[in-house]
Context: one part of a larger RNA
RNA sequence: CGUAUAUGAAGGAUGCCUUGGCAGUCAAAGGCUAUGAAGGACGUGUAAAUCUGCGAAAAGCAUCGGGGAGUUGAUAUAAAACGAUAUUAUCCGGUGAUGUCCGAAUGGGGAAACCUAAUGUAACUAAAAUUACAUUAUCAUUAAAUAAAUAAAUAGUUUAAUGAAGCUAACCAAAGGAACUGAAACAUCUUAGUACUUUGAGGAAAAGAAAUCAAAAGAGAUUCCCGUAGUAGUGGCGAGCGAAUCGGGAACAGCCUAUAAGUUUUUAUACUUACAUUUUUGUAUUAGAAAAAUGUUCUGAGAAGUUCAGCAAUAAUGAGUUAUAGCCUUGUAUUCGAAAAUACAAAUUUGUAAGAACUUAGAAAGUAAAACGAGACAUGUGAAAUCUUGUUUGAAGAUAGGGGAACCAUCCUCUAAGGCUAAAUACUCUUGACUGACCGAUAGUGAACUAGUACCGUGAGGGAAAGGUGAAAAGAACCCCUGAUAGGGGAGUGAAAUAGAACCUGAAAUCAUAUACGU
Numbered sequence: 001c002g003u004a005u006a007u008g009a010a011g012g013a014u015g016c017c018u019u020g021g022c023a024g025u026c027a028a029a030g031g032c033u034a035u036g037a038a039g040g041a042c043g044u045g046u047a048a049a050u051c052u053g054c055g056a057a058a059a060g061c062a063u064c065g066g067g068g069a070g071u072u073g074a075u076a077u078a079a080a081a082c083g084a085u086a087u088u089a090u091c092c093g094g095u096g097a098u099g100u101c102c103g104a105a106u107g108g109g110g111a112a113a114c115c116u117a118a119u120g121u122a123a124c125u126a127a128a129a130u131u132a133c134a135u136u137a138u139c140a141u142u143a144a145a146u147a148a149a150u151a152a153a154u155a156g157u158u159u160a161a162u163g164a165a166g167c168u169a170a171c172c173a174a175a176g177g178a179a180c181u182g183a184a185a186c187a188u189c190u191u192a193g194u195a196c197u198u199u200g201a202g203g204a205a206a207a208g209a210a211a212u213c214a215a216a217a218g219a220g221a222u223u224c225c226c227g228u229a230g231u232a233g234u235g236g237c238g239a240g241c242g243a244a245u246c247g248g249g250a251a252c253a254g255c256c257u258a259u260a261a262g263u264u265u266u267u268a269u270a271c272u273u274a275c276a277u278u279u280u281u282g283u284a285u286u287a288g289a290a291a292a293a294u295g296u297u298c299u300g301a302g303a304a305g306u307u308c309a310g311c312a313a314u315a316a317u318g319a320g321u322u323a324u325a326g327c328c329u330u331g332u333a334u335u336c337g338a339a340a341a342u343a344c345a346a347a348u349u350u351g352u353a354a355g356a357a358c359u360u361a362g363a364a365a366g367u368a369a370a371a372c373g374a375g376a377c378a379u380g381u382g383a384a385a386u387c388u389u390g391u392u393u394g395a396a397g398a399u400a401g402g403g404g405a406a407c408c409a410u411c412c413u414c415u416a417a418g419g420c421u422a423a424a425u426a427c428u429c430u431u432g433a434c435u436g437a438c439c440g441a442u443a444g445u446g447a448a449c450u451a452g453u454a455c456c457g458u459g460a461g462g463g464a465a466a467g468g469u470g471a472a473a474a475g476a477a478c479c480c481c482u483g484a485u486a487g488g489g490g491a492g493u494g495a496a497a498u499a500g501a502a503c504c505u506g507a508a509a510u511c512a513u514a515u516a517c518g519u
Stems, first nucleotide, its partner, number of pairs: 001518009015504001016468002020439002022436007029428002031167002039102003042055003046078001049075003061096006070082003107116003117136007138164009171202001172200005182189001186236001212219002223250005233241002254420003257364001259361006271355006279347008288336003294309002298305001310327002318330003369393008379405001400415005455462002475503001478490004
């Protein structure tokens, strides 16, 4: 040095586990904010730090309910206290109080969490000073007062009231609007009215009661789903794009204005609609309460396993307990429950606003349409209807007008140029319950841990690693080696310490020691 065996070191794969994730289902909620939000800074404990909670009344205060023997949030002990059948421990829920500073931030300023005023009131004082509290931003609307050039007035100014502002995941509407890409290049086209930007709203939004479709028969607002159908079409007739009618479902709801005349009823404690409001009842939510039935033998550190014999079940969902528990604990089925608040439903009180009903007439003009140029329609200008409109023109008036895919006739059908409208539909920052041929620590969220942390970057921004002793800390008193609070050996604990905190299991690469053989 090699080979083999054994024992270790190092390492952290694998197995097992799950505090965390992922994807859904059914419900709830769909907003918060000048009564100061979202988000922060700084404080706050017997207490140095971080997290959580809270705000100078500061891990909390008051009150009303619940609940009940333990408790003073976590890492995390200790100290000092509180409480034990209730004249209120801690705790859970409802309603209140407090709520520093920054932040729309709003008295002014500002390099956020700081600086600095005016006015009024109060405290203190001989007075001044100081301190405390309150108010003081802007814009819009309404009302009032005042008031220029300029007589009246108006502009302006001032005051008061009301509202707005900012944040927020997706869904929605509107305004703007790409490119990579595909066409095997590329220009029309496609990607796509997508991404993205801006504005605005709601719990949904938008749309909506036919100037709609049809086709000789008829239907009867809108929205969504299935088929019709990858059909008819469209298309450098390339790549591709791609309907409608009709049928079947979900859900259904219809109305108002423009102004004249007449008729009828009656001027009201009536009726209808909408909104607000009083009270009552019910249901639900926000704390909860009761909740059946088992002992034993053996093995073992430990019984829920095993043995024998029982019991309960409207309860064999689940979780925990030293191994696998219907009957040990907690729960579960089932039954019951609210002082207070909220939501919904029904009835009820009062108020505000609008409207009497019917008939007849009437019933939307720089509009419809045209020309030119664009865009939207499945439809790329085409034979191109229909819809929107930038420019220029410009009707009719129900004996009228629009449409039925050039256009004309016939026929059919509807009534534009005003407006409102629930449901079926879309989504999930968020709450609760439940589910999974979803993951199980290089997986699953980036994050199971002090995670959007450490760290990187001037900044926008980027962005980790890191889980497991044991049933229970019983976490190793005491002794020894050593410079030693390193490390180790005894002792002790434990079923186990090769479970010793670098702690479950403990693979491989790698390293060492011992023995045997070979050289």
Predicted 3D model of a 519-nucleotide part of an RNA (large-subunit ribosomal RNA, domain I) from Enterobacteriaceae bacterium entHe1.